[in-house]
About this RNA
This is a predicted structure of a 1509-nucleotide RNA (small-subunit ribosomal RNA) from an uncultured bacterium. Its mean pLDDT, the model's own confidence on a scale to 100, is 83. The RNAcentral record of the sequence draws on ENA, Greengenes and SILVA.
RNA sequence: AGAGUUUGAUCCUGGCUCAGGAUGAACGCUGGCGGCACGCCUAACACAUGCAAGUCGAACGGAGUUUAAGAGAGCUUGCUCUUUUAAACUUAGUGGCGGACGGGUGAGUAGCACGUGAGCAACCUGCCUUUCAGAGAGGGAUAGCUUCUGGAAACGGAUGGUAAUACCUCAUAACAUAUUGAUACGGCAUCGUAUUAAUAUCAAAGACUUAUCGCUGAAAGAUGGGCUCGCGUCUGAUUAGCUGGUUGGUGAGGUAACGGCCCACCAAGGCAACGAUCAGUAGCCGGACUGAGAGGUUGAACGGCCACAUUGGGACUGAGACACGGCCCAGACUCCUACGGGAGGCAGCAGUGGGGAAUAUUGCACAAUGGGCGCAAGCCUGAUGCAGCGACGCCGCGUGAGUGAAGAAGUAUUUCGGUAUGUAAAGCUCUAUCAGCAAGGAAGAAAAUGACGGUACUUGACUAAGAAGCCCCGGCUAACUACGUGCCAGCAGCCGCGGUAAUACGUAGGGGGCAAGCGUUAUCCGGAUUUACUGGGUGUAAAGGGAGCGUAGACGGCAUGGCAAGUCUGAAGUGAAAGCCCGAGGCUCAACCACGGGACUGCUUUGGAAACUGUUAAGCUAGAGUGCAGGAGAGGUAAGUGGAAUUCCUAGUGUAGCGGUGAAAUGCGUAGAUAUUAGGAGGAACACCGGUGGCGAAGGCGGCUUACUGGACUGUAACUGACGUUGAGGCUCGAAAGCGUGGGGAGCAAACAGGAUUAGAUACCCUGGUAGUCCACGCUGUAAACGAUGAUUACUAGGUGUUGGGGACCUAUAGGUCUUCGGUGCCGCAGCAAACGCAAUAAGUAAUCCACCUGGGGAGUACGUUCGCAAGAAUGAAACUCAAAGGAAUUGACGGGGACCCGCACAAGCGGUGGAGCAUGUGGUUUAAUUCGAAGCAACGCGAAGAACCUUACCAAAUCUUGACAUCCCGAUGACAAUACCGAUAAACGGUACUUCUUCGGACAUCGGAGACAGGUGGUGCAUGGUUGUCGUCAGCUCGUGUCGUGAGAUGUUGGGUUAAGUCCCGCAACGAGCGCAACCCUUGUCAUUAGUAGCCAGCAUUUCGGAUGGGCACUCUAAUGAGACUGCCAGGGAUAACCUGGAGGAAGGUGGGGAUGACGUCAAAUCAUCAUGCCCCUUAUGAUUUGGGCUACACACGUGCUACAAUGGCGUAAACAAAGAGAAGCGAUAGGGUGACCUGGAGCAAAUCUCAAAAAUAACGUCUCAGUUCGGACUGUAGUCUGCAACUCGACUACACGAAGCUGGAAUCGCUAGUAAUCGCAGAUCAGAAUGCUGCGGUGAAUACGUUCCCGGGUCUUGUACACACCGCCCGUCACACCAUGGGAGUGGGCAAUGCCCGAAGUCAGUGACCUAACCGCAAGGAAGGAGCUGCCGAAGGCAGGGCACAUAACUGGGGUGAAGUCGUAACAAGGUAGCCGUAUCGGAAGGUGCGGCUGGAUCACCUCCUU
Repeated sequence: AGAGUUUGAUCCUGGCUCAGGAUGAACGCUGGCGGCACGCCUAACACAUGCAAGUCGAACGGAGUUUAAGAGAGCUUGCUCUUUUAAACUUAGUGGCGGACGGGUGAGUAGCACGUGAGCAACCUGCCUUUCAGAGAGGGAUAGCUUCUGGAAACGGAUGGUAAUACCUCAUAACAUAUUGAUACGGCAUCGUAUUAAUAUCAAAGACUUAUCGCUGAAAGAUGGGCUCGCGUCUGAUUAGCUGGUUGGUGAGGUAACGGCCCACCAAGGCAACGAUCAGUAGCCGGACUGAGAGGUUGAACGGCCACAUUGGGACUGAGACACGGCCCAGACUCCUACGGGAGGCAGCAGUGGGGAAUAUUGCACAAUGGGCGCAAGCCUGAUGCAGCGACGCCGCGUGAGUGAAGAAGUAUUUCGGUAUGUAAAGCUCUAUCAGCAAGGAAGAAAAUGACGGUACUUGACUAAGAAGCCCCGGCUAACUACGUGCCAGCAGCCGCGGUAAUACGUAGGGGGCAAGCGUUAUCCGGAUUUACUGGGUGUAAAGGGAGCGUAGACGGCAUGGCAAGUCUGAAGUGAAAGCCCGAGGCUCAACCACGGGACUGCUUUGGAAACUGUUAAGCUAGAGUGCAGGAGAGGUAAGUGGAAUUCCUAGUGUAGCGGUGAAAUGCGUAGAUAUUAGGAGGAACACCGGUGGCGAAGGCGGCUUACUGGACUGUAACUGACGUUGAGGCUCGAAAGCGUGGGGAGCAAACAGGAUUAGAUACCCUGGUAGUCCACGCUGUAAACGAUGAUUACUAGGUGUUGGGGACCUAUAGGUCUUCGGUGCCGCAGCAAACGCAAUAAGUAAUCCACCUGGGGAGUACGUUCGCAAGAAUGAAACUCAAAGGAAUUGACGGGGACCCGCACAAGCGGUGGAGCAUGUGGUUUAAUUCGAAGCAACGCGAAGAACCUUACCAAAUCUUGACAUCCCGAUGACAAUACCGAUAAACGGUACUUCUUCGGACAUCGGAGACAGGUGGUGCAUGGUUGUCGUCAGCUCGUGUCGUGAGAUGUUGGGUUAAGUCCCGCAACGAGCGCAACCCUUGUCAUUAGUAGCCAGCAUUUCGGAUGGGCACUCUAAUGAGACUGCCAGGGAUAACCUGGAGGAAGGUGGGGAUGACGUCAAAUCAUCAUGCCCCUUAUGAUUUGGGCUACACACGUGCUACAAUGGCGUAAACAAAGAGAAGCGAUAGGGUGACCUGGAGCAAAUCUCAAAAAUAACGUCUCAGUUCGGACUGUAGUCUGCAACUCGACUACACGAAGCUGGAAUCGCUAGUAAUCGCAGAUCAGAAUGCUGCGGUGAAUACGUUCCCGGGUCUUGUACACACCGCCCGUCACACCAUGGGAGUGGGCAAUGCCCGAAGUCAGUGACCUAACCGCAAGGAAGGAGCUGCCGAAGGCAGGGCACAUAACUGGGGUGAAGUCGUAACAAGGUAGCCGUAUCGGAAGGUGCGGCUGGAUCACCUCCUU
């Protein structure tokens, strides 16, 4: 410090997730030792048991025990009892001090509770310290105790005695207190301090033993507390108003003290948008965690403060409490009870139950530190010190070290060679930290005293022995293989993995990380600049309010003086300790502990400075405003007025249609429409001008005239003198639609009706038509209210339009040039921006103020509130759910977008198919089987260049199991094959006979045996290779370097021409290159050379007249090498180019014709059945063999063909002319036979020699004469031929006979542009036989093409896109089903905080005090004083009542979300097929449709305007 994740890829925005650190943790697996810390986060739930606060006999009187002495009594004569004195000890009670500390907990509390800093001139303070002064004289009680007595107990009642450092009276006393004065000083308003005078009032206690401890009054100090104030201290405005002792005053009371703290009276205040009140949550802080910091989160342990002690209330005592281990009352709960009444409070330490994911021992000791009491000894102390349990955390140590390659064994893997584990182990040598054993043995303790503890530590002997796990290994993220599994089981933090080759699941081997721990979960910070103070944004990603005026507030021009609030600087106080940082120190180190320093960024006080902000005083004119002089304008309101047009009415002319549409129909019209003429009525809107022209804050504003009126601009510089900018709330304005009341209503037109369209059509189209649209007055307050761009100010290159003014110059005018201010456009530099783009009218550079945003959906929804007549508007969530949603740009693909170009694509023609019969292939059906594959073009006379058996893969039956075929091993045989025979059959099969080589090893072959294995036309073409089809013989597809762009990418390859062509030329930030095109290859067309048999014969000779022979190679031909054609030449066009048009010459002319040749790629295209092949499957069968059957079936449908329907023909007779091929298990001549298929026979020929072989159409002659025929030949019968082991299923051919459909073919559709179509025959492959198919060959031989509007396909450029699996795309809504959370809901339930009323405990206070009373007074009566009792105010719990708030739950109901393959449609994305969207109204199963107004975030075409060159 970053990384993953939206896309085909890119940049950006933006969320989600990860890597780090931390914890009072928990869970899973594992676990050796020690040190230091820590350990109920939940039920402030309930608690058994023990302990946690006592102490003082030196305050007091007793009592008891012991001892000693004395006396007395009894007698058992040394014991018992009584009594006195003395001593010691114990202690119930009275009394004193302490139980207000220490210890626990965090329920409450949003508060002067806490933190920090001040104040008290408004206060208190036991014990402690210092100082001053003092302690005189008396008195009456009371507990304990005795006796009686109530009660179960707790606990009392009465009687009689008694003491004090308990209580009371008197005296003395001021420096105390109070009051009244006086003086001085001071301060902070009331006042304070000091001095002084007078009056009044108030003290005391002793103990013990000689030294202290106590006691009283006063003044100081210290310590501890009380009160007040400034500042700081969570969330919610869907909590906006709160408050009656409330705010203040006067007086009185009360308190230690101020104060409405309380009371009486008076006034009506006080708090709040700088957030009162209410609701929710919460102890606060030093600190802790994290972070670079700023911050964020947190408040366990340690320390400070606060609050509480079963719940609520109350006071008493006291220096201090409204009191954890005190009291009273009320409530709940628990316990005891004799039912009358009593007792209790672990949020002290242990411990129990319960709750919970979860948190320890009913331990030891007061030895240390501290606390209480005491003169002290000492006692008490679950504070504390220690120990126990727990890897809960931090820190340290160990589980061995060295050597050791046969790289052992095992395991895993393997290409079978090896590789890894791995110096790892074993082996050898060594060591002993820890643990274990033994011995010694501290410090903590100042004189004694040690729980810890025989602990820490030291030493010795001893054995490598007792001591390693957990997580991970697809990317992020370090670390890979095998097997199993097969969208299953499972994993997962995010992306995602798993559907038969999973580095992602499970296991193993190996590896990586950490280590006595390792992972997971939870929570916090970080990363996250993702709430942005440091440090973000708002044109299109989320985000500018619809617009203006203006309040509070915030900010604010130039210059001068004062002040010093902010600001800066110096000093002082404080910021507790611990913690943090630095340094050095102590435990062997570290954690830990101790010391010194720093820091604690803060607050307060004070001295100073005066630039800036602020404030104040008096000024200035540049901001702002006023005045004066002008011109421009659809600015607003009201009144009046004008013409054109639509519609309607009346009248005339006139006749059959009108209207409407893509085409129609509804509708209107013979009762006279439409059309036309004239007159009239009425409402609404204002053509042309008219313009990215004008005005207005926005919405918006358009005939003309008048009246009233707002604003802006220009000029001038007279006046004011900062008067300014922005603007939360607030107020006003605010299109269209809509609402209310009253008018008006021509046209248009939601709804509605009808007609069409359609599968449907609640739409688009048509005919009608109501609200509405118009006016007046109100309401509503929203729009894509948009420049999707808040307002204001300043600054920052230019160019060019337009609009309203001013100035200068030129000009006779018109006008022109320059310049300036205001508005409105376009282009463009810098700069900005993710890009698009913006660019003086900023989205640039700065400043001020306001508004708004923080992932998508849920949702602008629900609830609440405000407004509204309603519709609805404003404000505005959550649960839940997803890992994206989104912006800009790129490349493709697509479009019922555009432009250009090409193609037998259309058109122009010729001939077909579709109708018939047959052939053949397919589908379907059938079947035991009808084997399998191919499926739009690009399957269907296709694989199959040829199914009777075989083929054959299918079916039935039978048979074999190392096998029909391959390799290896062992044994035996000498054969095997062929032939003959036998056995049983349908056959395969088995047996017998016959017959070899040899170098004697064997070869070869067969048989038998064992296992490795063979075998599979079984599956997967979506695991593959190879091959092939197709777009398409279309002209495209790319690369290097350079340049442009953040980038994906672009450029090149686009543009202007041209071509069959990315063919070529020109231009150009491109320059080159590659695969394609073309050419090179074959064939054909002309010629030449060479060669001349089996080919040829011009001339010569012979001839049987046949190139037959001699001869020749001229010609034809053959087959090898060459030539030729290149826009080379001419003319014209073009740009002087490329090229095009025409011409010459030429056999051939612009690629001469044809073929081969198929770029990058697309279709998961086809093929596992050509072949090869991974994986899976079968193994007495899914292998192999055999016979028979099937692939040939047949209501039907389709494709491809053949033959026809006839006279351009059929038949007959006799004639003519090819090319290319094939031939030995072959072609087969001449000849003979047969009506014929064919047969007999066999010449010649392995072929330019022989044979197939006859070419046919054609031409000639004859006949038929338009008929289902002398057309057509299917089907059938009979008889044959040939092939073959065999023609039944199931071959071809022949002869005779029979003679079907069919008379030119609907919708639709195919081929072809010249030697082509059409037509005619010939040959070949396959093949025993079996072509109408296929592949070739030649013969005869046309018609037409104006042209590119349209259909189809393709190419280039451009445009839109929500598509990228790429339109066979994407995607919306209802309905149906399942699940989830949520709103409403008749209600129901418990809870919280208040309010009003009732009741009114304990208790303070007040009143009363007739009853009672020791201390004082009084001789007494009585008094003073006090008390019980009673009454009153207040008052907790409780009761009643109506509301508020939040929660839970509910029949039913509303929408929402999620869910591989449900239904209906097709709304959106392309002009998405009616452009879309916004607001509103209305209608409809649903998406949605329509009306009105608005927007461009609309494609295309045209025009206008503007700009650039």